[in-house]
RNA sequence: CGGAAUGUAGCGCAGCUUGGUAGCGCACUUCGCUGGGGGUGAAGGGGUCGCUGGUUCGAAUCCAGUCAUUCCGA
Numbered sequence: 001c002g003g004a005a006u007g008u009a010g011c012g013c014a015g016c017u018u019g020g021u022a023g024c025g026c027a028c029u030u031c032g033c034u035g036g037g038g039g040u041g042a043a044g045g046g047g048u049c050g051c052u053g054g055u056u057c058g059a060a061u062c063c064a065g066u067c068a069u070u071c072c073g074a
Base pairs, nucleotide, nucleotide: 001073002072003071004070005069006068007067010026011025012024013023020057028044029043030042031041032040033039050066051065052064053063054062
């Protein structure tokens, strides 16, 4: 320098193919059961989907650029 993959809640991931209110597990908060711990049950909070722009009535999803990490090639 060229190509590819990945980027979504504190952590690990799904959702993208086929655009239509952002989800799951663990973790966290409160409460119940328990003498307490552990365990278990119920309720709840947390995201402008790496960033910028474009297309569209509407974008995590489509398009362009860009950043980070990893891999391949030179």
Molecule: transfer RNA
Organism: Bdellovibrionales bacterium CG12_big_fil_rev_8_21_14_0_65_38_15